């Protein structure tokens, strides 16, 4: 040049056929338990769902576009 995947919390990923609060599990932080750490258990905080635009009453989902990043053809 051409095709295809992926991108949501610090870090892994989930999210069904668009339909109302964006979630889990580790990490962090605070407490509890100990004589103390660990290790258990309990509460917390964290998200511009990559960008920009579009569609639609409504977008994390669809549809375009650039960046990233991975594979596959030439």
């Nucleotide at each position: 040049g051409g095709g295809g995947g992926c991108u949501u919390a610090g870090c892994u990923c989930a999210g069904u056929c668009g339909g109302u609060u964006a979630g889990a599990g580790c990490a962090u932080c605070g407490g509890a338990c100990u004589c103390a750490u660990a290790a258990u258990c309990c509460g917390c905080c964290g998200g511009u769902c990559g960008u920009c635009a579009g569609u639609u009453c409504a977008a994390g989902c669809c549809u375009g576009u650039c960046a990233g990043c991975c594979c596959c053809c030439a």